[in-house]
RNA sequence: AGCUUAUCAAGAGUGACGGAGGGGACUGGCCCGAUGAAGUCCGGCAACCUUUUCAGUAAGGUGCCAAUUCCAGCCGGGAUACCCGGAAGAUGAGCA
Numbered sequence: 001a002g003c004u005u006a007u008c009a010a011g012a013g014u015g016a017c018g019g020a021g022g023g024g025a026c027u028g029g030c031c032c033g034a035u036g037a038a039g040u041c042c043g044g045c046a047a048c049c050u051u052u053u054c055a056g057u058a059a060g061g062u063g064c065c066a067a068u069u070c071c072a073g074c075c076g077g078g079a080u081a082c083c084c085g086g087a088a089g090a091u092g093a094g095c096a
Stems, first nucleotide, its partner, number of pairs: 002095007013042001015041003021032003026073004043065003048061004069088001074086005
C1' cells in the first nucleotide's frame, strides 16, 4: 500500500517563538493570512482505544483546534440549478 468497521453539521487560544504563506496532492472555485500564514512550544477540544472513576472522573495512546471532509471534480436519484445517496478522502479500532 491493502481488507473490515465506526465516525465526519458540534467542540477547541486576546499565549510565546517565528516570519509568508496556508486551506493534504492535482484541476476549477471560494476563502484565510503583516490586525501575523506554515512550523515549534505551551494551552485547549473530543471521548475512538487501554486502564480507571460514583461520575468523561482521571491517566496514557492516537486524533483534532476557520469555513460541512471549505465547495465542486467520479457514479446514481430527485428537482431548474439546489438537495440527497454512493464513491473518494480523513481519523480511530481490528486484520493481514
This is a predicted structure of a 96-nucleotide RNA (SAM riboswitch aptamer (S box leader)). It matches the Rfam family "SAM riboswitch aptamer (S box leader)". Rfam links the family to the GO term regulation of gene expression. It was read from a public genome assembly, where an Rfam model found it. Of the family's consensus pairs, 94% are formed in the model. Its mean pLDDT, the model's own confidence on a scale to 100, is 83.